C1' cells in the first nucleotide's frame, strides 16, 4: 500500500538543457465499421433572431348573476332535469416556487467561522376578542368612440371588497410612576335542537407572547492575472443633530474637524459566476466547475418605482432605445437564457411525443383541478457496463492464396466433413407479479354536553397505471441472422513479396524514398484491441522542465561594479512573568450526495440501499511551558569604546627635484638623415641628422619594485610639508547585545564620451600622403587634428573578474612571502629556532564536483539575509516610462522561428604551434627533361565512324607481351529469325558433310553430282547415334549500373606500426600496456615501470649471387700422356664448369665508452655488423580501378542492343600536354683491321657452309626438338683520315627502284639501294633519376607474332663523381600544444548586396469601441412644497344643504436612464511610405572568426569604413610560442 521510464544534440562520453513518446481522463467532433440489452448522458459557438402550440392557477365552504347544446313531459302556451353546471366579473390565496442561462461580477458575490440593530404569509403552541354601523363598485342593462387594442357616459347590486365608530388581557408612547392616552376584526359551513336573540363543531378573522422556516444585515480569515498601473480619496474619513429603513450604518441632509487607503500592492487595466465536487498525481500539487447539490447574479437593452410576508418581479406595471410584427396611417402589439421546435452560427449536440399513474408544488373544508417540475417513451456506440457473433472432432496437412533455396514453407483444425448446443434475434403462448397509498365501511382511543364532524391507531372491501401486454417466463424450428478497426524501422508487441524511384507519397520524434524501402502504395502473413477501433482537440502525469515535499548560480542559463544603511527578516546568555505561536484534551459546526470499506437489492455488472469511515478547515472551554514571541530584571564569550606601539604607491591640498623627448637661440660642422621585411613619402646646401653650450615648455616618475604594500571597489608609485580615513598588534580598564543582512534610497565608480575656460612636450582616434596587395576604406611608413593634462560640472558603463554576494562557525598538514609583540637557545648592534595573531601565494588529506578542479582566503560541512537564473534564435532589442546637454544608460516583452544551443572531458585529424626522428626530401654531384626532328599515349578538333575504359601523386610506350582483312566491340550497305553456340522437349525426313557450276563485293541463294550407321525383330516396325526441317521452352547481348557484388590489382609503403586478453585507473567515452630514459634499419633490443603476457607486421625461414669443400663427370673442360702435318681424336676429371649435398658470419674474440642494450676501433677472414639483390606489403584508407579478363544481383534487348558478310573506321590534324628515340658532334664521325660476354629462343622452327644479288634478300642445302646443331655481340683496342664547319655532324622529309610476310601491303607494314639532305651548335620559367659494380654508356636477347618496337620485360661489357650536414622545400613516424574540425583545413564559417515569403516596429492619419472629467436637455417614477378657480360616495357638519376634512387632479424643486456638445485616456482594425528580424536553391563580394586563423582574441566606449569590420583610449586571458624571474613537489 504508495513512487518504473524510453528516443534525440557527440566519432564515441558524462552532463546541462529543451522537445517528444508510452497512462489516465473527456458534456467531445472527425473517418472506418456497427448484434442485443441496461444505467446515465446530449448548444461548450451566437445572453443570436423567433412561426406555432403548450409550461400558474385555483377556490361557489367569500359575493351578486347566471346560460346553452341535449334528454323527458307536454294542455303545445310551456314546463321539469341538464344545473346554480359552465362561464365571465368582485375578492381571497398562489403567480417572489418549480424550471431556464452564466451575460455581468475580482465582490462580504462565494467558501469557511463568528455575531447583533431586524423581519417572517402560509405551520405550530399560548392568551384574549370577533361587537355595531354605513356609503360604494365591477359585472349586468342602456347610449356611444375606434380598423384594432381598448374605452367613455348614464342606471342598477352584493361581499372574508371598502370606510368610520364602540371595546382593549397583552401591545406602543408619555409619565410626576399613582396614572394618562392611542391603535382591531369578517365571517363561513356543518351538528343538534326546545325552531328560538338557543347550544356547539371546524374553517376563518383581530390583537397579542413564544417557536420553527425563511430573509434582510455587520465582520475575522480565504478566493487569477498585471507595476510596462504609484499614487488614490470631498460624502471621501471620522464627528454631532435630524431624516430614512423591518433593522445598525455617510444609506442620506446640514454643520465641525482633515482625515482615509497604499509597496503585506492602494488606483487602474485583462480575464472570470464561486463551493460541495469532477479529473489527473505516491503524495503535496495541477488542471476544471457539463451533468447532480448548495450560494449568487441575470430575464430583448438601460432606469424606475407599485403591488406584497416577500419583487424592484422570466411568462407584472411604467419610460426611453434596438428590432420584430399588424394597421383603415390616426394608433398598437411583442419579449423561449421555461417544454418541444425553426432559422442562423458551428467540427458539434435529440421529439413541434405520452401522462398527472407515482413523487413534488399552488388553490380548495374535499372531491378535484392545474403542473413540458415530475414520471416515462423517442432518436445518438455519446460515455460506462454486461452478452452474444457458436462447442466438441476432424491430416490426404484438401483446393485457392502468398512465399521458395523449388525440396518445401505458410494461410491451417482453419475450411469442407461428422456430431453436439441454442444464449440473443425470430415466432406463439403465459405474464395486472411488483411499483399504493390516501379517501371509503368497521372497531378503538383522546376531545366534546354529545353516539355528530374533525384528529390518532388498527382492521376490511372495491377502484385507480402514462411506461405497456414492457420486465420475466415457457414452448418452437434453426449454425441458423450477427467483425472490424488499427498497427507491424526504434521508442512499441508484430516481416516478407511486388509496385515506384528524392517523384508519389509517410511523419508523434529521430527520420524514410535518388532501381534490391521490414517507413510510400498494394498483397499475403502477423500484433494490439474489439462493437468498436483510429485520428485530431483539451487537462493532469511522466517534468526533481519553478524543485513546500523536491533545483540551482567559477566554466552549461544565473552574484548586483563597490559600499553605506530605514523598513523587513534572522539573533549571545541567565532568571521571572505571561501564555500570542506550539502542543495536546473536550465541545459545536464542517448540509446531502461524491470518495473508502462492510453488509444487502436488480440473474451478474454498471447503477443502486443501509452502516461505518473521512471531512486535514474554523471558532471555543479548561490545561501543558520545552522551545520561539512579548514584558521585566541581570551577565560578558558577540560588538564596541580606552591606553600603548606599528606598518603602508590609503586619500586631499600645497611645495619641489634630476633624467629624458621636443622645440628655439649660439658654436662647431656636411652631405646625407630617417625609415622598412624591402622601399618610398618626409627632412636636409635657405646647412638637417650627428656634437658642445644657453634657454622655454609640458607630461611622466628609471633604478629600488617584488605572484611586495594600501584601500570597498574602481584604483593608488619621485621628494618635502600640512589635513585626514582604515587597518594590525599588546594591555584586559570601560559599555552591556549596542550584533549580521539589506528591498526601495543615497554615496563612490577604469577607459572612452560631453559641457565651460586654460593647457599642449611626447602619444595619437578622424584625416592626408607613401607603400603592400587583384583590390587595401586595414596590418607597415611618414605626418597629424580632437584627446590624451588642469579646474569646475556631468555621463555611470567594462573580460568593473577570484568570470566565485556579506556575515558567523566547524573541519589534516607541509613550504615560502609581509606586519607587529612574546617566548628560547647562541660565539648577544646580531643569528638561529618555537608556539600564537593579522594577511598574501604554493602544493595537498578528508569531502565536493559533470568533469575541469576547489580544497581553514573552500567550489567542504552547517545557520542568516540579499541578488539572480528556468532550451537556442528573436533581443538586452521594440514599445511605455524613469534619467541624462548628447551620445546613451535603467526598466524590459512578444508575434515568428527552430531541435537543439551548450559545458567539461575523450580519440582522431588539423595548424602559415613546438619538439625529436627518418627518407636521393634538401644539399654536395653525375646525367637528363622542358627547345630540335621523328615515334608513341593523351586532350581537343574534325568525322558516317574516328569503339571503350583510365584523370594529382596514384591517368597519358596505361588495359593493348604487337588494329592491313581477323582482331573490333565503333560507321555504312548487304542478309538472317529456336538463331553463331549449349541443353532438352514433340513431330516430321534420311542424310550431313564433301565436290562441280551461275548470280553476287561476300554472306548467301540457285542448280547439279555424292550419300548412311548400330541394337532388338520374321517382314512391316520398334528403339538409339548423327544431321536437318518445324514448333516450344530456351540460347545470346563487350547492352545499363565497380555506387548492388566476389576476385584481382594500384597507393600511403616494405612506412614500422596496428591490435587483444587478464590486471589497474577513470561515472563514462577511453587510458594504461604502446609513455620516459637509452639504441636500433625496424613497436629491434635494453631498462624504467600497474601493468603482465599474447597476436598481425619487423627479423628470420625461401630463391639467385659472394668463398670453400664433398659427390658426379656428358653433349662440359684440357694441366699431363699418346696419335696426327693440322683439323682433331683417345686417355683422364686435377682446373673451369654443370648442379646436388654441405661448410662459413655469431658481435663469436680484443680494445675503449655504457647500467644493460648496444656503440666505435681492431684481428682473423672469400665476405663483418642486416654482404650484395630478389620474393615476401600488418590493421586499415581513397564508395581508388576493373561489370570490357572472369565470375555475379537486379534492371533492359529479343525479326533486334543477338548473329554472318563486305568495305570503311580505330592511323583523321590547326593546336596543346606527357613518356621516349637520334642529335646537335673531336671523349666525335667515317674507313680498315682485331678481341672479350651473359642470358635466352628453336620442328608450320632455328638455319651453319656454299653460290647470286651493291644491299635487302634469293637458291641449294649439313646438322640440331639442343651444355652436342644453331641464332649471335657492341662499345673497348690498333691504324688512317676529317680539323670546329650546319661540316665526312645530324638524319627528318621526298623522289625512284625494289625485298619480304601474306588472299590482300591503296587508305596503313618492316627492311633494302641510289638520291635529297629539313630542324638542331646543348635548350627560359619550371622539373626528373640516381649513393656502387649504383649513375653514365654499349650492345644482346625473349614474349606478343605471317609480317610489323625506338615499347616493356630481361642479360651481360665497360664503369664513375660526391654526401659538410638536417637551416630550408616534399611526404612520413613518435611526442606534446591549441580547437568552434569529425564529409576531419579541399574543414568550419561572418556580414552587406539582390530575389521570394512570414510576422512585427515606426508611421501624415482613417474607422468604430471602452472610459474619465466638465456642461446641455430630462422622460417614467420616488420623495419635498404649492394649488385648492377643475373633479371629488363613506368621516364631521345639517332636517335637507351649504361647508369643512381629505383624496384625484395640476404646479414646482432635488435626483434622475437614454441622448446631445466638447476635452482627455485605454485598447483594437487598418495606412502610402519605412526600419531592422526570421526562413528559403548550389545567387553576388569579399574572409570577420575557430590553429599564433596568418595583425591573438573578447571586451566598455568614440571616431571611420561596400560588407565582415578597421584604429584610438582603458581592463580581461576565456591567448599560442619561446626566455627569464619568483614559487612550490622530488
Nucleotide at each position: 500500500u504508495g513512487a518504473a521510464g524510453a528516443g534525440u544534440u557527440u566519432g564515441a562520453u558524462u552532463c546541462u538543457g529543451g522537445c517528444u513518446c508510452a497512462g489516465a481522463a473527456c458534456g467531445a467532433a472527425c473517418g472506418c465499421u456497427g448484434g442485443c440489452g441496461g444505467c446515465g448522458u446530449g448548444c461548450c459557438u451566437a445572453a443570436c433572431a423567433c412561426a406555432u402550440g403548450c409550461a400558474a392557477g385555483u377556490c361557489g365552504a367569500g359575493c351578486g348573476a347566471g346560460a346553452a347544446a341535449g334528454a323527458c313531459c307536454u294542455u303545445c302556451g310551456g314546463g321539469u332535469c341538464g344545473a346554480g353546471u359552465a362561464u365571465a366579473g368582485c375578492g381571497g390565496c398562489g403567480g417572489a416556487c418549480g424550471g431556464g442561462u452564466g451575460a455581468g461580477u475580482a465582490a462580504c458575490g462565494c467558501g469557511u467561522g463568528a455575531g447583533a440593530a431586524u423581519c417572517u404569509a402560509c405551520c405550530c403552541u399560548u392568551u384574549a376578542g370577533u361587537g355595531a354601523a354605513g356609503g360604494a363598485u365591477a359585472c349586468c342593462c342602456u347610449c356611444g368612440a375606434g380598423a384594432a387594442a381598448u374605452u367613455g357616459a348614464g342606471g342598477u347590486u352584493a361581499a372574508u371588497a371598502c370606510u368610520g365608530c364602540a371595546u382593549a388581557c397583552g401591545u406602543u408612547c408619555c409619565u410626576u410612576c399613582g396614572g394618562g392616552a392611542a391603535g382591531a376584526a369578517a365571517a363561513g359551513u356543518g351538528g343538534c335542537c326546545u325552531c328560538u336573540u338557543g347550544c356547539u363543531g371546524c374553517u376563518g378573522c383581530u390583537a397579542a407572547a413564544g417557536g420553527a422556516u425563511g430573509a434582510g444585515c455587520u465582520u475575522g480569515c480565504g478566493u487569477a492575472c498585471u507595476a510596462u498601473u504609484a499614487g488614490c480619496u470631498a460624502g471621501u474619513u471620522g464627528g454631532u443633530a435630524g431624516g430614512g429603513u423591518a433593522a445598525a450604518g455617510g444609506c442620506c441632509u446640514a454643520c465641525c474637524a482633515a482625515g482615509g487607503c497604499g509597496a503585506a500592492g492602494a488606483u487602474g487595466g485583462u480575464u472570470a459566476g464561486c463551493c460541495g465536487g469532477c479529473c489527473u498525481g505516491a503524495g503535496a500539487g495541477g488542471g476544471u466547475g457539463u451533468a447532480c447539490g448548495g450560494c449568487c447574479a441575470c430575464a430583448c437593452u438601460g432606469g424606475a418605482a407599485c403591488u406584497u410576508a416577500g419583487a424592484c418581479a422570466c411568462g407584472g406595471u411604467c419610460c426611453a432605445g434596438a428590432c420584430u410584427c399588424c394597421u383603415a396611417c390616426g394608433g398598437g402589439a411583442g419579449g423561449c437564457a421555461g417544454c418541444a421546435g425553426u432559422g442562423a452560427g458551428g467540427a458539434a449536440u435529440a421529439u413541434u411525443g405520452c401522462u398527472c399513474a407515482a413523487u413534488g408544488g399552488g388553490c380548495g373544508a374535499a372531491a378535484g383541478c392545474c403542473u413540458g417540475a415530475a414520471g416515462c417513451a423517442g432518436c445518438g456506440a455519446c460515455g460506462c457496463c454486461g452478452c452474444g457473433u457458436g462447442g466438441a472432432g476432424g491430416a490426404u496437412g484438401a483446393a485457392g492464396g502468398c512465399u521458395u533455396u523449388c525440396g518445401g514453407g505458410u494461410u491451417g483444425u482453419a475450411a469442407a466433413c461428422u456430431u453436439c448446443u441454442g444464449u440473443u434475434a425470430a415466432g406463439u403462448g403465459g405474464g395486472a407479479a411488483a411499483a399504493a397509498a390516501g379517501a371509503c365501511g368497521u372497531c378503538c382511543g383522546a376531545g366534546u354536553a354529545a353516539u355528530a364532524u374533525g384528529c390518532g391507531g388498527a382492521u376490511g372491501a372495491a377502484a385507480u397505471g402514462a411506461u405497456g401486454g414492457u420486465a420475466c417466463c415457457a414452448c418452437u424450428a434453426g449454425a441458423g441472422a450477427a467483425a472490424g478497426c488499427a498497427c507491424u524501422g526504434g521508442c512499441u508487441a508484430a516481416u516478407c513479396u511486388c509496385g515506384u524511384g528524392c517523384c508519389a507519397g509517410c511523419a508523434g520524434c529521430c527520420g524514410c524514398g535518388g532501381u534490391a524501402a521490414u517507413a510510400c502504395g498494394a498483397g499475403a502473413g502477423g500484433u494490439g484491441c474489439a462493437a468498436g477501433c483510429g485520428u485530431u482537440g483539451u487537462u493532469c502525469g511522466g517534468a526533481a522542465u519553478u524543485a513546500c515535499u523536491g533545483g540551482g548560480u567559477g566554466u552549461a542559463a544565473a552574484g548586483g561594479g563597490u559600499g553605506c544603511g530605514c523598513a523587513g527578516g534572522c539573533g549571545g546568555u541567565a532568571u521571572a512573568u505571561u501564555a500570542a505561536g506550539u502542543c495536546a484534551a473536550c465541545u459545536g459546526u464542517u448540509a446531502a450526495a461524491u470518495c473508502u470499506c462492510c453488509c444487502g437489492g436488480c440473474u451478474u455488472a454498471a447503477c443502486u440501499g443501509g452502516g461505518a469511515g473521512u471531512u486535514c478547515g474554523c471558532a471555543g472551554u479548561a490545561g501543558a511551558u520545552a522551545c520561539u514571541g512579548a514584558u521585566g530584571u541581570g551577565c560578558u564569550a558577540g560588538a564596541g569604546g580606552a591606553u600603548g606601539g606599528a606598518a603602508g604607491a590609503g586619500a586631499g591640498a600645497a611645495g619641489u627635484a634630476g633624467a629624458a623627448u621636443u622645440c628655439u637661440c649660439g658654436g662647431a660642422g656636411u652631405a646625407g638623415c630617417g625609415g622598412u621585411a624591402a622601399a618610398a613619402u618626409g627632412c636636409g646646401u635657405a646647412g638637417a641628422u650627428c656634437u658642445c653650450g644657453a634657454g622655454a615648455g609640458g607630461a611622466a616618475u628609471a633604478c629600488c619594485g617584488a605572484u611586495g604594500g594600501c584601500g570597498a571597489a574602481g584604483g593608488c608609485a619621485g621628494c618635502u610639508u600640512c589635513u585626514u580615513g582604515g587597518u594590525c598588534c599588546a594591555u584586559u580598564c570601560c559599555u552591556g547585545a549596542c550584533g549580521c543582512u539589506c528591498a526601495u534610497g543615497c554615496a563612490c565608480g577604469a577607459a572612452a564620451g560631453c559641457g565651460u575656460g586654460g593647457g599642449g612636450a611626447g602619444c595619437a582616434a578622424a584625416c592626408a600622403g607613401g607603400a603592400u596587395u587583384a583590390g587595401a576604406u586595414a596590418c607597415c611608413c611618414u605626418g597629424g587634428u580632437a584627446g590624451u593634462c588642469c579646474a569646475c560640472g556631468c555621463c555611470g558603463u567594462a573580460a568593473a573578474c577570484g568570470a566565485u554576494g556579506a556575515u558567523c562557525a566547524c573541519u589534516a598538514g607541509a613550504c615560502g612571502u609581509c606586519g607587529a609583540a612574546u617566548c628560547u637557545g647562541c660565539u648577544c648592534u646580531g643569528c638561529a629556532g618555537a608556539a600564537a595573531c593579522g594577511g598574501u601565494g604554493u602544493c595537498g588529506u578528508a569531502g565536493c564536483u559533470a568533469a575541469c578542479g576547489c580544497g581553514u582566503u573552500a567550489a567542504g560541512u552547517g545557520a542568516u539575509c540579499c541578488a539572480c537564473c528556468u532550451g537556442g534564435g528573436g533581443a538586452g532589442u521594440a514599445c511605455g516610462a524613469u534619467c541624462g546637454c548628447a551620445a546613451g544608460a535603467u526598466u524590459a516583452a512578444a508575434a515568428c522561428u527552430u531541435a537543439a544551443a551548450g559545458a567539461a572531458a575523450u580519440u582522431g585529424a588539423c595548424g602559415g604551434g613546438g619538439g625529436u626522428c627518418c627518407g636521393c626530401a634538401c644539399a654536395a654531384g653525375c646525367g637528363g627533361u622542358g627547345g630540335a626532328a621523328c615515334a608513341u599515349g593523351u586532350g581537343g578538333u574534325u568525322u558516317a565512324a574516328u569503339u571503350c575504359g583510365a584523370c594529382a601523386c596514384u591517368a597519358c610506350g596505361c588495359g593493348a607481351g604487337a588494329a592491313a582483312c581477323c582482331u573490333u566491340a565503333c560507321c555504312u550497305g548487304g542478309g538472317u529469325u529456336u538463331g553463331a553456340c549449349a541443353u532438352g522437349u514433340a513431330u516430321g525426313u534420311g542424310a550431313c558433310c564433301g565436290c562441280u557450276g551461275u548470280a553476287g563485293a561476300a554472306a548467301c541463294a540457285c542448280a547439279g553430282u555424292u550419300u548412311u550407321c548400330c541394337g532388338g525383330u520374321u517382314u512391316a516396325c520398334c528403339g538409339g547415334a548423327c544431321a536437318c526441317a518445324u514448333a516450344c521452352a530456351c540460347a545470346g547481348g563487350u547492352g545499363c549500373u565497380g555506387c548492388a557484388u566476389g576476385g584481382c590489382u594500384g597507393u600511403c609503403g616494405u612506412c614500422a606500426g596496428c591490435u587483444c586478453g587478464u590486471g589497474u585507473c577513470g561515472u563514462g567515452a577511453g587510458a594504461u600496456g604502446u609513455u620516459g630514459g637509452g639504441u636500433u634499419a625496424a613497436g629491434u633490443c635494453c631498462u624504467u615501470u600497474a601493468a603482465c603476457g599474447a597476436g598481425c607486421g619487423c627479423a628470420a625461414c625461401u630463391c639467385c649471387u659472394g668463398u670453400c669443400g664433398c659427390u658426379a663427370g656428358u653433349u662440359g673442360c684440357u694441366a699431363c700422356c699418346c696419335u696426327g702435318u693440322a683439323a682433331a681424336g683417345g686417355g683422364g676429371c686435377a682446373c673451369u664448369c654443370u648442379a646436388g649435398c654441405g661448410a662459413g658470419a655469431c658481435u663469436g674474440c680484443c680494445u675503449g665508452g655504457g647500467a644493460a642494450a648496444c656503440c666505435a676501433g681492431g684481428a682473423g677472414g672469400a665476405a663483418g655488423g642486416c654482404g650484395g639483390g630478389a620474393a615476401u606489403g600488418a590493421c586499415g584508407u581513397c564508395a581508388a580501378g576493373u561489370c570490357c579478363u572472369c565470375a555475379u544481383g537486379g534492371c533492359c534487348c529479343u525479326u533486334a542492343u543477338g548473329u554472318c558478310c563486305a568495305g570503311g573506321g580505330c592511323g583523321a590534324c590547326a593546336c596543346a600536354c606527357g613518356u621516349g628515340u637520334u642529335a646537335c658532334a673531336a671523349u666525335g664521325g667515317c674507313u680498315a683491321a682485331u678481341a672479350c660476354a651473359a642470358a635466352g629462343g628453336g620442328c608450320u622452327g632455328c638455319c651453319a657452309a656454299c653460290c647470286u644479288g651493291u644491299a635487302a634478300a634469293g637458291g641449294u642445302g649439313a646438322g640440331c626438338a639442343a651444355a652436342u646443331c644453331u641464332c649471335g655481340a657492341a662499345a673497348a683496342u690498333u691504324a688512317g683520315u676529317c680539323u670546329a664547319a650546319g661540316u665526312u655532324c645530324g638524319g627528318a622529309u621526298c623522289g625512284a627502284g625494289g625485298u619480304c610476310u601474306g588472299c590482300a601491303a591503296u587508305u596503313c607494314g618492316a627492311c633494302c639501294u641510289c638520291g635529297u639532305g629539313a630542324a638542331g651548335u646543348u635548350g627560359a620559367a619550371a622539373u626528373c633519376g640516381c649513393u656502387a659494380g649504383u649513375a653514365a654508356u654499349c650492345g644482346c636477347g625473349u614474349a606478343u607474332c605471317a609480317g610489323a618496337a625506338c615499347g616493356a620485360c630481361g642479360c651481360g661489357g665497360u664503369g664513375a663523381a660526391u654526401a659538410c650536414g638536417u637551416u630550408c622545400u616534399c611526404g612520413g613516424a613518435c611526442c606534446u600544444u591549441g580547437u568552434a574540425c569529425a564529409c576531419a583545413c579541399c574543414g568550419c564559417c561572418c556580414g552587406u548586396c539582390a530575389c521570394a515569403c512570414c510576422a512585427u516596429g515606426a508611421g501624415a492619419g482613417u474607422u468604430g469601441u471602452u472610459u474619465g472629467c466638465a456642461c446641455c436637455c430630462g422622460a417614467a417614477g420616488u420623495u419635498g412644497c404649492c394649488u385648492u378657480a377643475g373633479c371629488u360616495a363613506a368621516c364631521c357638519g345639517u332636517a335637507a344643504a351649504a361647508g369643512g376634512g381629505g383624496g384625484c387632479g395640476g404646479g414646482u424643486a432635488c435626483c434622475g436612464a437614454a441622448g446631445g456638445u466638447g476635452u482627455g485616456g485605454g485598447g483594437a482594425a487598418u495606412g502610402a511610405u519605412u526600419g531592422g528580424g526570421g526562413u528559403g536553391a548550389a545567387g553576388u563580394c569579399g574572409u570577420a572568426a575557430c590553429a599564433a586563423g596568418g595583425u591573438a582574441g573578447c571586451u566598455g566606449u568614440a571616431g571611420g569604413a561596400g560588407a565582415a569590420c578597421c584604429u584610438g583610449c582603458g581592463g580581461c586571458u576565456g591567448g599560442a610560442u619561446c626566455a627569464c624571474c619568483u614559487c612550490c613537489u622530488u